About this RNA
A computed fold for a 72-nucleotide RNA from Candidatus Iainarchaeum sp., annotated as transfer RNA. The prediction has a mean pLDDT of 82. It matches the Rfam family "tRNA". The family's RNA type in Rfam is transfer RNA.
[in-house]
RNA sequence: GCCCUGGUAGUCUAGCGGUUAGGAUGCGGCCCUGUCACGGCUGCGACCCGGGUCCGAUUCCCGGCCAGGGCG
Numbered sequence: 001g002c003c004c005u006g007g008u009a010g011u012c013u014a015g016c017g018g019u020u021a022g023g024a025u026g027c028g029g030c031c032c033u034g035u036c037a038c039g040g041c042u043g044c045g046a047c048c049c050g051g052g053u054c055c056g057a058u059u060c061c062c063g064g065c066c067a068g069g070g071c072g
Base pairs, nucleotide, nucleotide: 001071002070003069004068005067006066007065010025011024012023013022018055026044027043028042029041030040031039048064049063050062051061052060
């Protein structure tokens, strides 16, 4: 330098055009318990950046940035 894959709550991850953006974990509150832990209920918290297409973009396209891999 070229090619491929990925970027979603603090962390891990699902989502392939119209979702309340789902799950796990974490954190707060309550219940449970003699206490802690476990468990149950509940709340908090996310689409890397800029442009384009579209009635509508986390999703498709282009360009960036970051990470991983391959080739030279």